Notes: Small-subunit ribosomal RNA from an uncultured bacterium, 1395 nucleotides, folded computationally. RNAcentral holds the sequence, with entries from ENA, Greengenes and SILVA.

RNA sequence: AGAGUUUGAUCCUGGCUCAGGAUGAACGCUGGCGGCGUGCCUAACACAUGCAAGUCGAACGGUGCCUACGGUGAAGUUUUCGGACGGAAGUGUAAGCAUAGUGGCGGACGGGUGAGUAACACGUGGGUAACCUGCCCUGUACAGGGGGAUAACAGUUAGAAAUGACUGUUAAUACCGCAUAAGCGCACAGUACUGCAUGGUACAGUGUGAAAAGCUCCGACGGUACAGGAUGGGCCCGCGUCUGAUUAGCCAGUUGGCGGGGUAACGGCCCACCAAAGCGACGAUCAGUAGCCGGACUGAGAGGUUGGACGGCCACAUUGGGACUGAGACACGGCCCAUACUCCUACGGGAGGCAGCAGUGGGGAAUAUUGCACAAUGGGGGGAACCCUGAUGCAACGACUCCGCGUGGGUGAAGAAGUAUUUCGGUUUGUAAAGCCCUAUCAGCAGGGAAGAAGAUGACUGAACUUGAUUAAAAAGUUCCGGCUAAUUACUUGACUGAUCCGGAGUAAUUCUAAUGGGGCGAGCGUUUUCGGAUUUUUCUGGGGGUUAAGGGGAGGGCCAGACGGGUUUAGCAAGUUUUGGAGGGAAAAUGCCGGGGGCUUUAACCCCGGAGCUGCUCUGGAAACUGCCCGGGCUUGAGUGCCGGAGAGGUAAGCGGAAUUCCUAGUGUAGCGGUGAAAUGCGUUAGAUAUUAGGAGGAACACCAGUGGCGAAGGCGGCUUACUGGACGGCAACUGACGUUGAGGCUCGAAGGCGUGGGGAGCAAACAGGAUUAGAUACCCUGGUAGUCCACGCGGUAAACGAUGAGUGCUAGGUGUCUGGGAGCAAAGCUCUUAGGUGCCGCCGCAAACGCAUUAAGCACUCCACCUGGGGAGUACGUUCGCAAGAAUGAAACUCAAAGGAAUUGACGGGGACCCGCACAAGCGGUGGAGCAUGUGGUUUAAUUCGAAGCAACGCGAAGAACCUUACCAAGUCUUGACAUCCCGAUGACCGGGGGACAAAACCCCCUUCCCUUCGGGGCAUCGGAGACAGGUGGUGCAUGGUUGUCGUCAGCUCGUGUCGUGAGAUGUUGGGUUAAGUCCCGCAACGAGCGCAACCCCUAUUCCCAGUAGCCAGCGGAUAGAGCCGGGCACUCUGGGGAGACUGCCAGGGACAACCUGGAGGAGGGCGGGGAUGACGUCAAAUCAUCAUGCCCCUUAUGAUUUGGGCUACACACGUGCUACAAUGGCGUAAACAGAGGGAAGCGAAGGCGCGAGCCGGAGCGAAACCCAGAAAUAACGUCCCAGUUCGGAUUGCAGGCUGCAACCCGCCUGCAUGAAGCUGGAAUCGCUAGUAAUCGCGGAUCAGAAUGCCGCGGUGAAUACGUACGCCGGGUCUUGCACACACCGCCCGUCA
Repeated sequence: AGAGUUUGAUCCUGGCUCAGGAUGAACGCUGGCGGCGUGCCUAACACAUGCAAGUCGAACGGUGCCUACGGUGAAGUUUUCGGACGGAAGUGUAAGCAUAGUGGCGGACGGGUGAGUAACACGUGGGUAACCUGCCCUGUACAGGGGGAUAACAGUUAGAAAUGACUGUUAAUACCGCAUAAGCGCACAGUACUGCAUGGUACAGUGUGAAAAGCUCCGACGGUACAGGAUGGGCCCGCGUCUGAUUAGCCAGUUGGCGGGGUAACGGCCCACCAAAGCGACGAUCAGUAGCCGGACUGAGAGGUUGGACGGCCACAUUGGGACUGAGACACGGCCCAUACUCCUACGGGAGGCAGCAGUGGGGAAUAUUGCACAAUGGGGGGAACCCUGAUGCAACGACUCCGCGUGGGUGAAGAAGUAUUUCGGUUUGUAAAGCCCUAUCAGCAGGGAAGAAGAUGACUGAACUUGAUUAAAAAGUUCCGGCUAAUUACUUGACUGAUCCGGAGUAAUUCUAAUGGGGCGAGCGUUUUCGGAUUUUUCUGGGGGUUAAGGGGAGGGCCAGACGGGUUUAGCAAGUUUUGGAGGGAAAAUGCCGGGGGCUUUAACCCCGGAGCUGCUCUGGAAACUGCCCGGGCUUGAGUGCCGGAGAGGUAAGCGGAAUUCCUAGUGUAGCGGUGAAAUGCGUUAGAUAUUAGGAGGAACACCAGUGGCGAAGGCGGCUUACUGGACGGCAACUGACGUUGAGGCUCGAAGGCGUGGGGAGCAAACAGGAUUAGAUACCCUGGUAGUCCACGCGGUAAACGAUGAGUGCUAGGUGUCUGGGAGCAAAGCUCUUAGGUGCCGCCGCAAACGCAUUAAGCACUCCACCUGGGGAGUACGUUCGCAAGAAUGAAACUCAAAGGAAUUGACGGGGACCCGCACAAGCGGUGGAGCAUGUGGUUUAAUUCGAAGCAACGCGAAGAACCUUACCAAGUCUUGACAUCCCGAUGACCGGGGGACAAAACCCCCUUCCCUUCGGGGCAUCGGAGACAGGUGGUGCAUGGUUGUCGUCAGCUCGUGUCGUGAGAUGUUGGGUUAAGUCCCGCAACGAGCGCAACCCCUAUUCCCAGUAGCCAGCGGAUAGAGCCGGGCACUCUGGGGAGACUGCCAGGGACAACCUGGAGGAGGGCGGGGAUGACGUCAAAUCAUCAUGCCCCUUAUGAUUUGGGCUACACACGUGCUACAAUGGCGUAAACAGAGGGAAGCGAAGGCGCGAGCCGGAGCGAAACCCAGAAAUAACGUCCCAGUUCGGAUUGCAGGCUGCAACCCGCCUGCAUGAAGCUGGAAUCGCUAGUAAUCGCGGAUCAGAAUGCCGCGGUGAAUACGUACGCCGGGUCUUGCACACACCGCCCGUCA
């Protein structure tokens, strides 16, 4: 200190999320030790049991015990009977101990909890002249002398108990008078001083009132009064202290007064009377929530959150109320009453209060021992010893927090094994382990042993600490590894499962689960909760509102509240501010900061000491610049008044006017009118429309003028006249003298539509009716038509009520229009300059996310008001107010999403625009779609009908040719290192070939025949057998791929470098003006250049020249023949092969910008790219192909491989595509004639001749080809015939007979002859090709191929028509521009209804 997330990308706005810290924590996994702390946050829920407040005998009377002494001396023992011993019980004195009761002090502290409380409760600072204060300290003065009771105790008695009742006895530091009064209180009237007021202090006077306690040998300890101090409290006040206005009015002791009462004390605290006040938008009252603070957490700070532990204050003690005692309570372990609950009971009645410490139940995610001790520190009582103390000191439990330590250290490469991965070579874990050496913190064992304690006294505790020996032993987990965010791979899974956000996963997951490795932290780690930061998303520091959320619909004037306030001058004050102060007060301690230290132990956490600080509050001194105040004194420029003047749809009321629509009456007149995209409904046809003429009625609105012109606060205002009336503006500078600005609330105005009452109603027109349109049409269109629109009076109070821009003031470049005034100048129907107010446009600075705004600010500043804080839910619900109603105003939450949005950019798209092109349309020619057949596809069928291709861009496509083979499919039969490749071992000498057996065939079995080289060791080759590595796959994935191909499209585009512009995505260049087939070229230009494309270079073709001249040719010369370049000869011509030339807008004219270029012309074989081909930019379609081939991964391995026979790919109710042949006379048939080009040929083409009607057969010349053969071209032209018919058209189908190829024509080939002679008479909607040697038409050849084209690829012959043109409109494309909520890009996005 930031980061992720809206988009194709960008900037902004804006929300969501993350990284940090913390905790009285909880949960998951794990867990060695110690120290300091800390531990019911929930049920102020209920509590068994024990303990937590007693003490004093030095206040008192008793009682009991013990000791000593004195006296008395029982029972009993013994006896010499004399006695002796014995010592009980009772008793006296003295010391001691214990104590129920009376009495004193303390139980008002300490300890707990946070329910209540929004309050003088708390915090802070004051006041008390309105008060109290036990014990303590100081001082002054005292304590004389009496009295009557009462508990205890005894007796009687009630009751189950708790607890009493009566009678009698006794004491005190218990209680009560009397005396005394230094001083005190009260009453009265004074003097002096003093205070902000009531008043206070001091002094003196008179009257009056009130005290005391003893104990003790003596000290000592107590008692009373007064005064002071200290401590602790009471009360009062200023300021501060949560949320809600969907809580706006509250209050009757209420507010005040007089007089009383009461209190320690003031006070409506209480009472009687009197008055009617008091509080409140500066938030009363009400509701919700909450103990407050020092502090704690966090933050840069300002702040935000919090109040557990420790400390201060408050409140409470089962719930509610009350007082008593006392210095102090309205009292946690006191009393009384009531409630609820629990317990005891003899049923009559009683007892209790853990929010004290432990502990129990319950609640809950969750929180400990029914421990030890008064040794220390404190507290109560006591003279003291001492007693009491669950305060406290300690211990136990809990990783609950913080802090510290350890789980070893060194060496150690065979880089071990194992794990993981791998391209199999290795890499990684990793010096890690093992091994060797060392150490002993901690733990365990054995010894010693403090301090805490002042003289004694130690719960903790034999604890801290320390010494010795021994053992690396007993001690590591958890989370993460896509980005944010440090850190990876392989497997499994397959939309399952996970997840802070974005997102990941549908068979190659760095996001799931487990593993290897790695990163982080470490006795903890992670998750969850809560809070804060981040977040300048509440904005004080430190935000905004034209378009992102956000300016009130308007503001006038008046009534305000509030906030702010002109310049100058002057004199004051000192409330605020500022500045400067005070060895002022106070802000408790602890905490936090700084310094030092301690004790531990070596540090740390922890503890102690000192310092600084606590910005606030309060007291006080000075100054007077700013604000303010007071009384002021002035001024005039702000504001207002006055006088003069002009402009205006400003408002209200009354009157008047013409045009038009409609209706009525009358005339003329006749069949239609009206309406629409087209129609119909509607009106009219002897009841006469529309049209037209004349007259009349009625209502509403005011053409032209008319203008980003005017007026008004906004809504709004438009014929003319009159009356009344508001405002603004200019000029003058006479008057007032700051009188101002804004404005919550309130009042008021407020389009259209709506509501109420009463009028009015021509036109228009919701609702409604009908007709159309449509799939439907509750719409758009048409015919009608009611409210309403109009007037008057009321209500309502909303609009995209918009400049989407609140009002006011000042300042900050200009230019140019326009409206209304004023001034000056000039040569004056005017022009120029200037000034004020309004209203527009353009444009600097500046602002802005950009768009844009820009003296009419969205700039720079000030003042005031209202408003905003992610999207949806929702301007909805509830509540309230208003309204006759409709509804308006105010205005949430649950829940849900990670976005919603603004501006701009690039594309794509538009039934947007401009320009342009293309057989795109148009103009033409010929087809398809109808028939039959061929062929492909779909579908169906089947054992199988193998697979692929699917709009254009699949469908005579892969396939340039399925009878077997092909073949991938099906059925059946076989093989398993394999049909094919490499390696190894053994055997053989072959292999090949020929014959035979059986089988459907392959496989299998048998027979015959039979190697090469050699250095003689062997080697080569082939076959067979065997084992395993492996082979094999037309199996899957074209959405894992390479390669290849299609398509947009031979369309003219696609980009880059540098520079410049822009915050940026991007733009510019590449746009613009022309031009072109073309981003082709020219010109211009913040661009200048360049690349891939275009064009050219390549091939064929059109002309010509040169060279060459056989197998081509034959003009001239010669020869020869029935005839023929047949021969000699020649290369002139045709032709063939090679090489050149030629065409470049080069020339001319016109146009154009003196350009590019275009139009026309000349010449020329050819003219403006001459014609055709090859050539396919960046990219798009996850386009096609894993079945051409190659290939990752997955799958099969006696089978998804291999092989054989047979079948299938050729099926057939049907649908589609592409073709062939036709329907005929521009024709069919017949006869006899003419003219090509390009190809192919040896397992070949095959001549002549012969046979056959023919297919073909026999034959075998010639030719590996400019030589021979295929090979006859056909249309055409000529002649003849047919005569418009299902025909002499058409040929399907079928029968018979043949031919050819081939191992084999049944499924399933082609051809021939004879016979048969189907549909079909030019084809609906729709649709295809073609712009010149083209379409159309006619034949010919080739590839594949044993055979099998109507297909495909080529070749030539004959040979057109039309193109006005790009206006409408179809398809495709290009450039510019515009809109956009699309970007998977319109086959998009998205709304509603139904399911």
Rfam family: Bacterial small subunit ribosomal RNA. Model confidence (mean pLDDT): 81 of 100.